[in-house]
Annotation:
Predicted 3D model of a 358-nucleotide part of an RNA (large-subunit ribosomal RNA, domain IV) from an Armatimonadota bacterium. The RNAcentral record of the full RNA draws on ENA. The source organism's lineage runs through Bacteria, Bacillati and Armatimonadota.

Context: one part of a larger RNA
RNA sequence: CCCUCGUUAAGGAAUUCGGCAAAUUAGCCCCGUAACUUCGGAAGAAGGGGUGCCUUUUGGCGUGGCGCAUUUUACAUGACGAGCGCUAGAAGGCCGCAGUGAAAGGGCUCGGGCGACUGUUUACCAAAAACACAGGUCUCUGCUAAAGCGAAAGCUUAUGUAUAGGGGCUGACGCCUGUCCGGUGCCAUACGGUUAAGGGGAGAGGUGAACCACUUCGGUGGGGCAGCUUUGAACCGAAGCCUUGGUGAACGACGGCUGUAACUAUAACGGUCCUAUGGUAGCGAAAUUCCUCGUCGGAUAAUACCCGACCUGCACGAAAGGCGUAACGAUCUGAGCGCUGUCUCAACGAGGGACUCG
Numbered sequence: 001c002c003c004u005c006g007u008u009a010a011g012g013a014a015u016u017c018g019g020c021a022a023a024u025u026a027g028c029c030c031c032g033u034a035a036c037u038u039c040g041g042a043a044g045a046a047g048g049g050g051u052g053c054c055u056u057u058u059g060g061c062g063u064g065g066c067g068c069a070u071u072u073u074a075c076a077u078g079a080c081g082a083g084c085g086c087u088a089g090a091a092g093g094c095c096g097c098a099g100u101g102a103a104a105g106g107g108c109u110c111g112g113g114c115g116a117c118u119g120u121u122u123a124c125c126a127a128a129a130a131c132a133c134a135g136g137u138c139u140c141u142g143c144u145a146a147a148g149c150g151a152a153a154g155c156u157u158a159u160g161u162a163u164a165g166g167g168g169c170u171g172a173c174g175c176c177u178g179u180c181c182g183g184u185g186c187c188a189u190a191c192g193g194u195u196a197a198g199g200g201g202a203g204a205g206g207u208g209a210a211c212c213a214c215u216u217c218g219g220u221g222g223g224g225c226a227g228c229u230u231u232g233a234a235c236c237g238a239a240g241c242c243u244u245g246g247u248g249a250a251c252g253a254c255g256g257c258u259g260u261a262a263c264u265a266u267a268a269c270g271g272u273c274c275u276a277u278g279g280u281a282g283c284g285a286a287a288u289u290c291c292u293c294g295u296c297g298g299a300u301a302a303u304a305c306c307c308g309a310c311c312u313g314c315a316c317g318a319a320a321g322g323c324g325u326a327a328c329g330a331u332c333u334g335a336g337c338g339c340u341g342u343c344u345c346a347a348c349g350a351g352g353g354a355c356u357c358g
Stems, first nucleotide, its partner, number of pairs: 001353008010344002014342001019339001027051005036041001038172001052094012068078003095099001107337007114329002119131002135170007147156003173324004178254003183251002185247004192242003198236002203231005211222004255273005282316001283313001294310005
């Protein structure tokens, strides 16, 4: 010096990102216990008192010998009942600074964020505000269900049947959940438009014998039946798309400029442009606020944090839910009391290493 422990004057968080670590508290009995609340809780709230041993004594409970009484002897029943055990108390006394203890065995309070809760999770850096959850809602599904696995057979769903099953979103509870259907999706509609394969086959082309013309008799040019073949217009032709409606707890979206009140400021009010509609309630410098350490208030000697407000919301907002909320949390954050070697500032001690010899 390192590791694991113990003690510490005075101070008591001055340490530090942060009370991390340590300390405090601690069992049992009695008293006592607030806001708030979903009336269950909160609560072991908080806070306070007691606790050893000896002697004497009182009460309660249990056990209970001998004896007594009643009844038909006895059994039995009943009262009394020494002693012993347990327990509650009183008085006196003893010792110590201190009497729950061998071990084990809550520090407390107040404010805020998030998540209702118990649960689940990154086996080996994350336990959470993430996931789940009961509850809510939308949607699909009539049973050979929808959905899923499989090449199929078949299986799961389910030996279930819409109070059932699958999927999406939200996430107890309370109060609520506004406007927009123009785009996208979905559902429905269907006069019409568009439209594939297929049907259809007007027409056009190729080949092609007869036949015609010419001929130097070898051919050359024309011609075009049947057949074969290439191509092919009109017309008929489903879903889809276009069309026409609906639909937001479907994907989503929810404005700008400008004037105006008898101080000023502000604008209840007006004008105008654009739009499918222009953000309602509630909340708001927020897990969201850039400017920003916004401004005001509280707390401090002093606070970039925290709490309460304001609203100028860069860029909250209503089931990607909004706002509250008792209880709960190894959650995050702020404050106070207590407590302490975290610190001022370090010291001493114990054990094990390190070091030397072996």